[in-house]
Context: one part of a larger RNA
Molecule: large-subunit ribosomal RNA, domain II
Organism: Bacteroidales bacterium
Formats: sequence, structure tokens, C1' cells
RNA sequence: GCCGGCGAGUUACGAUAUGAUGCGAGGUUAAGUAGUACAGCUACGAAGCCGAAGCGAAAGCGAAUCUGAAAAGGGUGGAGAGUAUCAUGUCGUAGACCCGAAACCGAAUGACCUAACCAUGAGCAGGUUGAAGCAAUGGUAAAACGUUGUGGAGGACCGAACACACGCCUGUUGAAAUAGUCGGUGAUGACUUGUGGUUAGCGGAGAAAUUCCAAACGAAUUCGGAUAUAGCUGGUUCUCCUCGAAAUAGCUUUAGGGCUAGCCUCGCAUAUAAACCUUGAAGGUAGAGCACUAAAUGGCCUAGGGGGCUUCACAGCUUACCGAAGCUUAUUAAACUCCGAAUGUCAAGGAUUGUGAGUACGGGAGUCAGACAGCGACAGCUAAGUGCCGUUGUCAAAAGGGAAACAGCCCAGAUCUACAGCUAAGGUCCCGAAGUACAGGUUAAGUGGAAAAGGAUGUGACAAUGCAAAGACAACCAGGAUGUUGGCUCAGAAGCAGCCACGCAUUAAAAGAGUGCGUAAUAGCUCACUGGUCGAGUGAUGUUGCGCCGAAAAUUAACGGGGCUCAAACCUGACACCGAAGCUUAGGAAUAUGUGAAUGCAUAUUGGUAGAGGAGCAAUGUAUACGGGCAGAAGCAUAAUCGGAAGGUUGUGUGGACUGUAUAGAAGAGAGAAUGCCGGC
Repeated sequence: GCCGGCGAGUUACGAUAUGAUGCGAGGUUAAGUAGUACAGCUACGAAGCCGAAGCGAAAGCGAAUCUGAAAAGGGUGGAGAGUAUCAUGUCGUAGACCCGAAACCGAAUGACCUAACCAUGAGCAGGUUGAAGCAAUGGUAAAACGUUGUGGAGGACCGAACACACGCCUGUUGAAAUAGUCGGUGAUGACUUGUGGUUAGCGGAGAAAUUCCAAACGAAUUCGGAUAUAGCUGGUUCUCCUCGAAAUAGCUUUAGGGCUAGCCUCGCAUAUAAACCUUGAAGGUAGAGCACUAAAUGGCCUAGGGGGCUUCACAGCUUACCGAAGCUUAUUAAACUCCGAAUGUCAAGGAUUGUGAGUACGGGAGUCAGACAGCGACAGCUAAGUGCCGUUGUCAAAAGGGAAACAGCCCAGAUCUACAGCUAAGGUCCCGAAGUACAGGUUAAGUGGAAAAGGAUGUGACAAUGCAAAGACAACCAGGAUGUUGGCUCAGAAGCAGCCACGCAUUAAAAGAGUGCGUAAUAGCUCACUGGUCGAGUGAUGUUGCGCCGAAAAUUAACGGGGCUCAAACCUGACACCGAAGCUUAGGAAUAUGUGAAUGCAUAUUGGUAGAGGAGCAAUGUAUACGGGCAGAAGCAUAAUCGGAAGGUUGUGUGGACUGUAUAGAAGAGAGAAUGCCGGC
């Protein structure tokens, strides 16, 4: 891992609701006793319990009673249905659907491992060093002291046994639940070791590490309390039918739990709900406004203040200073409003549609982590697949078609069958069902098929405008002069370094005291401006459609692909077709309602998680009735067949002795999941 078996809402006693049955203003027996046909039987047994009356703290009174001074007022009560048993739903008390802690407490068992200690024994090759002391000798006044010996100290040195465990490697389902090889440390000591003994878990021991106390120690192990408790995780076994949620509010040592309400379901009763119209009502949002409260722009005017002048003082004059109020101009506001919608809400009336729509009471729930999208706000960065509200939708609990793929987007809500038809969204060149369809435009960028500020003689449309046959624009030919090198400045300054200006005047068809290049300064080239040649449009502006650049990232990888250019791109118009479990057609099933005497018919409905309700199937005992079986039971295998499903029936083979159907009734009553348990492989 697979296969097989086992494996989870039970039982008792109460409460409550519903259903059934009996009796009924009553209902009922319990323990116990007796009986026999020995049965969850019959009879007896009113003790007790519930109900028939309530009110009051109570005495008590009583259709009333309590409060009260009260005959007031007020509170509670008063209109005949209960009770016993059984079944089912739910709740309570119990282990209470099953499995699962870490822990807590008690009593025992452990120091054969290990820690420390006690008692009594044992062990330590070999080599080295050479303390004190002593002796001899030198030395001294005597010592000290020196030298040579002797001596044999030491938590001394080197190094086996022995003890330890510092490093790498090997080993890592090992040879070994800690080892092996090679090195390493101590090795006469706080050494090592044998045997016996002592200390015990709220404890002991500890050269101290939360270290050890039998491969386990922040409190050993075993058994017991014990099915501890688990607001937590996991699991919870056959089928079909009807309806079908919630992820919110309030409270909560509450936030992943609960209680009540909301939303679902079942029963019973009732007669309204919703959509639409009319009429009426409340409101202060969007918008708007500045009348209030605040903010805020310029100007006028001006009380007051500052500066200047003047004055002995008072006063006065003045001001490109500040400036309340006022006037005027232009504004802003969630916590501003002289105003003010749409939508929504409430009430009354009305017609139509019309319902798995409303309401009250009662039984049973589940839900309290929501997600995204559109719209309206807030928080945030008008960031987030962000947080938090309101509102609508979808998902959740919804399959089907589209969006390449894609819970929350678009279309559309799957009762079943069909090799029938029509459509929705979206599509119609090929992949790939359907137009290489039509009419008119646009785009040249593969834009389409990602992006901004900003930039640009891209190109289409529109508007208004300058010049132009008295010849424009562009090109070409020619001119572009004179006073004068204007004045100043300056080494120079001559149109062209810079400064100045009545920006002059002359000749002219025209020509600036000069547009740019150029020179040291001149020179030179050129422009403005003018004539000619040519012969029809040309220049600038605004609005707008579609494009261009801006544009660097990790697969080719930013059309699903191929591929596409008067399109297979974009815009406008109109037609056809494809396209879903939508709708229709044909046939069947179920549910609800209506109707009918009835087989029935008609209408509507039949996606579904949590969950409520209903109806069934199968397995095992029991009772009763009826059966089957060696002329072949159960079981097993296989085939056929029936039923809406769970499932049923039959044939054949195998097998070799038991077994079924109907009704009632009872429960150890259905497995694929629980890192489930046991067995097999």
C1' cells in the first nucleotide's frame, strides 16, 4: 500500500411538542398480593400523581383576591379538557455520537544503569628527574655558605596495563539505539577498581550541565481516580422526493465559542403581501448658493494705528505704510445653508396581475471567518487581489454557452429521453459550427494585438483667414546703391565685439545706419526689399477622426495559433447564418393546486451546501400464518430479466443440508476515508 473483517446519536430516568389509542370533569395506578393457558398475561391493590380556581410573603379569603382608610384606582385571575400508555422529534441529568491530549491526584515499585557517601578488599610494566635531611670536606672566632657524596621527595617527567573521550574518517534500515580504525589526555593520585550497604519522586544525588535517579527526567516508573477535561482537529456507514439558508444586529474575560433576534423548514389558524397608478406626508443627500458660520481674491471708501512735517500745548497738514466696518469683484466647505431634486420610505384609495407571496402561534434547525464585480462614501498614496460601511448582482450552495485557459465578468438557471427546430451572449478565412457576404468611409502603424507627460510638414474631415491672372508661393536671371568707415568706444570697430539714437537723409523699380556666414580690421558670400522668366494655386491658424515617436528583462511568450492590409483591422448602416442543459417540438416521470363519480384531465412547478420535512430498500433475531428442500437448501460463479433508486426475480453450473414469503414487532440495522483497529499478502 491493497484486500477482508470490526468500527461512531445509544440506554435509563425526567421535561416538552406532535401523532396514535383508551376513558373523560375526570384520568391513572406504584410497590405488593392472588391466579392460571406461565404470558413483557389476568384480577386485586387509591398509597400517590396530574387535572377540575385563583389571589396573597403569610394568616387567610375565594370567582375572586392582593394593595389600601376605601364600595376608589391599580396588579394578578375568571369563557369546561384533561389524563394514562405507546411511538417519534428535541431538551435536561448521566462518559451521552466515536477516537485523540499535554497534564492533576493517590497508592505502590525502583540506586543490578547512574550520582554521592559508608564498610571491606584489590591494582598501577619500564624508564627519568633528584627536594629536605644526613655524611665527608672546604670555609668561619663560631655560624652562615660552598663542593663532593649519600638520600629518595613530588595532586613531578616520559610511557604500557588501567581509566578517560580532544580530532578527522568509517559507520548512519550500523557489527553497535553511540561503536570501529588512526591519532589524543591522565597514568602514586581530588587515581582506578571488585564486593556489600545507605539516600526515593511535593523526593534523592549533583567539583552545578536542568546533570543523573534502569536505552525515558524542568520533576521516574507501574497501577488506580478514569470513558479526567478538550469552546480544538479528524471521522460518522443504504436510496429517492419537497422546500431551502447564513456568514448580520445586540450582549458576552467576548472575538475561530455562545445566547436572543434576523434569514430556512414543518404543523395549525388566518386573509392579506408584492408589483403598477392616483393622492397625501416626512426629509435636507446630489446639485446649487453665499443670506448665517468659517475660509478666501483684487479694487474703492473709511473709523483707528504707524511714519513725515509743524506746534509751548491743544490742534493741524501729509503719506507708493497697516487697516475693522461698508460698497464692489471673483471663490471654497463632511462637521456652512436663503434654496433643493431624482431614487427610496410611510399612509390611504384604485384596477389588473398574482403567488413555495404576507401575518400570528407552536415543533426542529443551521448560520455569527464570507468572496469578487458595478454604483455611492470613508481610511490609504482618489495605492493594493488593501481595510471599513451602504446598495445591487453573481459565487458561496449553480451545472450549461462565451471570455484561449479563468469560483465572483457577459449570456442563461440542468426533472428524464431524442442523430428534431429557433435563439442569447459571442461569433461566421483555416484550426473550429457559421459570410473569404454587402454598402460607405478610415488606418499603413501588423496600429489592430499593453502605457503617460511631452514631441512631430503622418494622413482624412470641418471652420475661419492672408496673398494670388493688375501673375501669388517655390525655383532661376538681375539689382540690393549713395551721404557713410553714422556717432561713441577702441590697437582696430568700416551694416554685423559693445554702447547711443528724432533709427536720419539721397537716388530710386527696390535696397535695414542692416538677417546670417566671414575678416585682425577691410574685403568677400548672403538675407530683407525690387524687376524679369514661369503660369495656378499658395501660406499661416483653430477644432476633430485614425495613426507615429516617447517604449529597456529575463520561453518566441503583450492576437489562443496559423495567418490577415479597399482586411480576416477600425467606424457607420443594413441582411443572412452559426451558436447553450435557454425556448419550442415529440414522448415519459414526479410534486403542488384546481376539477371530476372515475381510469383521469388542466395549470404551474421539479439546480442546490448547512439544514427542516416526507416516502422507501436491504441485512439479523422474534411471533403468527403459509411454504420450499438429497428428484438438491444456503453459499459461490455466470447469464438473462424487472423496478424511479436503494434493490428484486429467474435459468445454468458448482455445492451438499438447510431455508424462504406475508404481516406485526425488536434492534449490536448499511463504511471508503477517522496518520482508524485486527488479520492476510